SAM riboswitch aptamer (S box leader) from uncultured Truepera sp., 121 nucleotides, folded computationally. The source organism's lineage runs through Bacteria, Thermotogati, Deinococcota, Trueperales and Truepera. Its Rfam family is "SAM riboswitch aptamer (S box leader)". Its Rfam clan is "SAM clan". Rfam describes the family as follows. The SAM riboswitch is found upstream of a number of genes which code for proteins involved in methionine or cysteine biosynthesis in Gram-positive bacteria. Of the family's consensus pairs, 97% are formed in the model.

[in-house]
RNA sequence: UCUUUAUCGAGAGCAACCGAGGGACCUGGCCCCACGACGUUGCAGCAACCAGCUUCCAUCUAAGCGGGUGCUCCUUCCAGCCGAGCGCAACUCACGAUGACGCGCCCUGGGCAGAUAGAGG
Numbered sequence: 001u002c003u004u005u006a007u008c009g010a011g012a013g014c015a016a017c018c019g020a021g022g023g024a025c026c027u028g029g030c031c032c033c034a035c036g037a038c039g040u041u042g043c044a045g046c047a048a049c050c051a052g053c054u055u056c057c058a059u060c061u062a063a064g065c066g067g068g069u070g071c072u073c074c075u076u077c078c079a080g081c082c083g084a085g086c087g088c089a090a091c092u093c094a095c096g097a098u099g100a101c102g103c104g105c106c107c108u109g110g111g112c113a114g115a116u117a118g119a120g121g
Stems, first nucleotide, its partner, number of pairs: 001121008013043005021032003026080004044072003048069003052065004076113001081110003085105004092100002
């Protein structure tokens, strides 16, 4: 760096340094930030994947302990592509609600992209 698999609405902070933007890209929102964000380091914590060890189990499993990464504002901060469901009657179109090529809601299913871990090139 590429491919692939799985997961992504839970969880988890203080200090020092730095000094202006940051929340992956783009767009529209929203949020954090000189009361110092982001980043780096130290210690602490959370607990997803993986390896090892121990106990349980002996078909399916479960628990614990270090370790390798990871993570510790806001759902991957929200939405943007395709559907489903529900609702509405202000706008558009239809015609009087039992309407849609309209509007809104949605922890409803996919997709794209991203992040993390494992395996492989």